[in-house]
RNA sequence: UGCUGUUCUCAGGGCGGGGUGAAACUCCCCACCGGCGGUAUGCGGUUAAAAACCGCGAGCCCGCGAGCGCCUUCCAGCCGAAGGGUCAGCAGACCAGGUGCGAUGCCUGGGCCGACGGUCAUAGUCCGGAUGAAAGAGAACGGAC
Numbered sequence: 001u002g003c004u005g006u007u008c009u010c011a012g013g014g015c016g017g018g019g020u021g022a023a024a025c026u027c028c029c030c031a032c033c034g035g036c037g038g039u040a041u042g043c044g045g046u047u048a049a050a051a052a053c054c055g056c057g058a059g060c061c062c063g064c065g066a067g068c069g070c071c072u073u074c075c076a077g078c079c080g081a082a083g084g085g086u087c088a089g090c091a092g093a094c095c096a097g098g099u100g101c102g103a104u105g106c107c108u109g110g111g112c113c114g115a116c117g118g119u120c121a122u123a124g125u126c127c128g129g130a131u132g133a134a135a136g137a138g139a140a141c142g143g144a145c
Stems, first nucleotide, its partner, number of pairs: 002145001003143008016030004031125002033114002035064004042056004059112002067090002069087001070084005094110005116128003
């Protein structure tokens, strides 16, 4: 340094203004927000300088997560509960120009997207499941090579 076990800790942001209306943080106009791992022509560190290396760097490129659905169990069945975790299925969204060997990542411009249930009215932003779960990040103590 790589591999591995146990335990612990951490692990999501956002409706401000105006309009309509009996009623809208839900509609309309202007705003606001962007989980985790990977990728890297950007930025920073290191160096005399460079390479290498280290840190940061994509909501819409690749993949993952929660949620819905589905399946299993309990139930005569429904409801509900517990479990499985990708299983039929849902699970979003980018172009143009520039630079360059190389960019859906950089620069400029213009776009687009956002589970389920609830609600005096349709929700990425309010309330709820959730003091939950979890992609993963880190720490401590061990094991093997």
A computed fold for a 145-nucleotide RNA from Rhizobium terrae, annotated as FMN riboswitch aptamer (RFN element). The source organism's lineage runs through Bacteria, Pseudomonadota, Hyphomicrobiales, Rhizobiaceae and Rhizobium. It was read from a public genome assembly, where an Rfam model found it. Its mean pLDDT, the model's own confidence on a scale to 100, is 78.